Predicted 3D model of RNase P RNA and transfer RNA as a complex of 449 nucleotides.

RNA sequence: GGAGCAGAUCGGAUGGCCGCUCCGCGGAUGCGGGGAGGAAAGUCCGAACUCCAUAGAGCAGGAUGCCUCGUAACGCGAGGGGGCCGCAAGGCUACGGAAAGUGCCACAGAAAACAAACCGCCCGGCCUUGCCGGGUAAGGGUGAAAUGGCGAGGUAAGAGCUCACCGCUUCGCUGGUAACAGCGAAGGCACGGCAAACCCCAUCCGGAGCAAGAUCAAAUAAGGGGCCGAAGGGUUGCUCGCCCGAUCCCUCAAGGGUGGGUCCCGGGUUGAUCGCAUGAGGCGGGCGGUGACGUCCGUCCGAGAUGAAUGGCCAUCAUGGCGCCGCAGCGGCGGCGUCAUACAGAAUUCGGCUUACAGAUCUGCUCCCGCU
RNA sequence: GGCGGCGUAGCUCAGGUGGCCAGAGCACGCGGUUCAUACCCGCGGAGUCGGGGGUUCGAAGCCCUCCGCCGCCACCA
Numbered sequence: 001g002g003a004g005c006a007g008a009u010c011g012g013a014u015g016g017c018c019g020c021u022c023c024g025c026g027g028a029u030g031c032g033g034g035g036a037g038g039a040a041a042g043u044c045c046g047a048a049c050u051c052c053a054u055a056g057a058g059c060a061g062g063a064u065g066c067c068u069c070g071u072a073a074c075g076c077g078a079g080g081g082g083g084c085c086g087c088a089a090g091g092c093u094a095c096g097g098a099a100a101g102u103g104c105c106a107c108a109g110a111a112a113a114c115a116a117a118c119c120g121c122c123c124g125g126c127c128u129u130g131c132c133g134g135g136u137a138a139g140g141g142u143g144a145a146a147u148g149g150c151g152a153g154g155u156a157a158g159a160g161c162u163c164a165c166c167g168c169u170u171c172g173c174u175g176g177u178a179a180c181a182g183c184g185a186a187g188g189c190a191c192g193g194c195a196a197a198c199c200c201c202a203u204c205c206g207g208a209g210c211a212a213g214a215u216c217a218a219a220u221a222a223g224g225g226g227c228c229g230a231a232g233g234g235u236u237g238c239u240c241g242c243c244c245g246a247u248c249c250c251u252c253a254a255g256g257g258u259g260g261g262u263c264c265c266g267g268g269u270u271g272a273u274c275g276c277a278u279g280a281g282g283c284g285g286g287c288g289g290u291g292a293c294g295u296c297c298g299u300c301c302g303a304g305a306u307g308a309a310u311g312g313c314c315a316u317c318a319u320g321g322c323g324c325c326g327c328a329g330c331g332g333c334g335g336c337g338u339c340a341u342a343c344a345g346a347a348u349u350c351g352g353c354u355u356a357c358a359g360a361u362c363u364g365c366u367c368c369c370g371c372u
Numbered sequence: 373g374g375c376g377g378c379g380u381a382g383c384u385c386a387g388g389u390g391g392c393c394a395g396a397g398c399a400c401g402c403g404g405u406u407c408a409u410a411c412c413c414g415c416g417g418a419g420u421c422g423g424g425g426g427u428u429c430g431a432a433g434c435c436c437u438c439c440g441c442c443g444c445c446a447c448c449a
Base pairs, nucleotide, nucleotide: 001368002367003366004365005364006363007362008361009360010359012317013316014315015314016313017312018311020035021034022033023032024031025030037343041354042353044352045351046350047349048348049209050208051207052206056240057239058238059237061205062204063203064202065201066080067079068078069077070076081095082093083092084091085090096200097199101198102197103194104193105192118140119139120136121135122134123133124132125131126130148166149165151163152162153161167189168187169186170185171184172183173182174181175180213274214273215272216271223265224264225263226262227261228260232244233243234242235241248257249256250255267448268447269446281300282299283298284297285296286295287294288293318341319340320339321338322337323336324335325334326333327332373445374444375443376442377441378440379439382398383397384396385395391429400416401415402414403413404412422438423437424436425435426434
């Protein structure tokens, strides 16, 4: 100097003028103060909070899926293991079970799974240019995938038939919390692939959602009809269990009326306050930990709208692109003009994930080339 | 703001058990029939299966992610 990998940060600045919204001010046509984000987004996960009685059991259903930690919790994160890719720094990884069962594997191919001989090879027989019978999975061909790989022995030709090495399975030992790794022995191989096919195993999961929910105010027809009596409703589905569930009047009673539950039709309002801004909170530092993170100390309070605020213009500057001019041996430097400065935008609140994002900066590392 | 559903020719819909498979009707184009038009008969074109990625030998269907569209949910007596 070139190519690349990983992580982090910023994402215009300052001033003036005119506005918007919230809060405060005994001075209100005013003054002072606060006013978007790293994703506020998608609503994909997990919680807080509120209501459903207290949130039950089994089955069904759903989610997750190497190991160990972290966390309020998670499908998230950290560290590690295995596999794949890259020369490397590093990256990706839905990565439990296919010797519990069922199912599927199109076309091609002889054969797609308790098997099987199309060509070829070998042996035998015969009616010897060939046919028939037998052996053979080493070779050819098909396919995404063909029954361990490769070499040697062996054989009629072959074959784990035998042997060495590698792979695989089982057992033992060692290291590691574990996933797993290493070593040794045994077994001739029994085990094709697909579980983002059903399924099996392990773990977890009650429902609804701030339009939850609470209080007040205004207005209307405090309206009409069906069903209900231990029925019905709640507990996402089923079963069990549990819980809620009849006020008063008339009648001897049955029953009726009223009231209650639920559904339907109709009526009224389009309001206010709380929930709702101090929180698993931010920043700085110390300590523990490889790390995610934990803990202690100090410090700060930093949006709260609801037909929904957080903006617009001007000037100067910054950064980058393009054009022109000047200087310079090259890299480049200076001046002028012009253009650009993204994605997007709170709506109960947090922790994550995913997706979008002009451009700029910083840190660490790898490979290659040149010079010393 | 929250929750649920859908997306396949120009339009309305099948296919959803992975291969045989991308199909039907209407519409459109061409030819025939007719003096001509319609009806009718025959033939044909038209699809990134909303986009992208993954699993698989193979995806319209399975999984993830993004995009678009539609529907429901206020309070009072």
Source information: The coordinates come from a structure-prediction model, not an experiment, and the mean pLDDT is 79.